[in-house]
Order: sequence, then C1' cells, then structure tokens
RNA sequence: AGGCGUUCUCAGGGCGGGGUGUAAUUCCCCACCGGCGGUAAUUGCGAGACAUCGCAUCAGCCCGCGAGCGCUCGCUCCGUCGGGAGCGAGGACAGCAGAUUCGGUGCAAUUCCGAAGCCGACGGUCACAGUCCGGAUGAAAGAGAGCGUAG
Repeated sequence: AGGCGUUCUCAGGGCGGGGUGUAAUUCCCCACCGGCGGUAAUUGCGAGACAUCGCAUCAGCCCGCGAGCGCUCGCUCCGUCGGGAGCGAGGACAGCAGAUUCGGUGCAAUUCCGAAGCCGACGGUCACAGUCCGGAUGAAAGAGAGCGUAG
C1' cells in the first nucleotide's frame, strides 16, 4: 500500500438588466449555474537510460452512479367499492431519464483549442420555474481520517 469489519467527519451551484401584464426571479429578449466515480494527449511536480515513465490534475450533454418522481410491498385513514390520501420500506423494477455537433492539432481526443448548439425531479405559486419557496438541520453517489483484524 491492498482486503475485510467498524466509528467519525465532509459531501450542489445559479435571475443581474430590460419587455408585456392586474399579476411573472415562472412568459419573451439578454444573462447565470453544472453533484460523484471512470476515461484524458491539457497543465503541474518528480524521475530518467533523454526513448519515455510515475504521481496529481478541467467532460453537464462518452461510460456508469446518486438524490427526486413513478413502481412494488406494508401500515393508517377516507370512500360513491371504480378508487383516493398520508406515512414507512425496497432497489433482486428501470418507466420519467435528460442533452453535441462542426472545424483545428495529432498515431490517438464526442475529454484539449476554436465556434455554434442542446439539457436540467417532484409539490407550491394572483402566471407556465435548472436559478424563488417546500419536503431538506433530510437522504446519498462518494471522498477523507481513526481503530480493529487475517495474510
């Protein structure tokens, strides 16, 4: 250093200006934001036999994961007996489930450089929300640290 067990800590950003209107941070024009792991030719540091090698490090739209909704199950309540509401659990379910092209360099890039595009749970709201309010002082992909343990 790695495996297994266990405890603790951490773990999401963004509406500024203008227009219309009784009313919009929700519509229209201009703006703004990008969770976690992988891949990485960028960049940094180190090593070196000067060929390269190691470590770290920039992908929202490449691969996978997470929260939310749905779904399934359980409990409670309501019911016009078709069903509905609330709470909890599951992830062996994967339905909503998302979105990228062109040019350049090069052996090699949907990751670099340039340009133009596109995407964003649910509930709420005098008016339709990635950016406001709420579940959420929650949960969690995972990251780090400590302790134990076998080899």

The RNA shown here (FMN riboswitch aptamer (RFN element)) has 151 nucleotides and comes from Enhydrobacter aerosaccus. It matches the Rfam family "FMN riboswitch aptamer (RFN element)". Rfam links the family to the GO term FMN binding. RNAcentral holds the sequence, with entries from Rfam.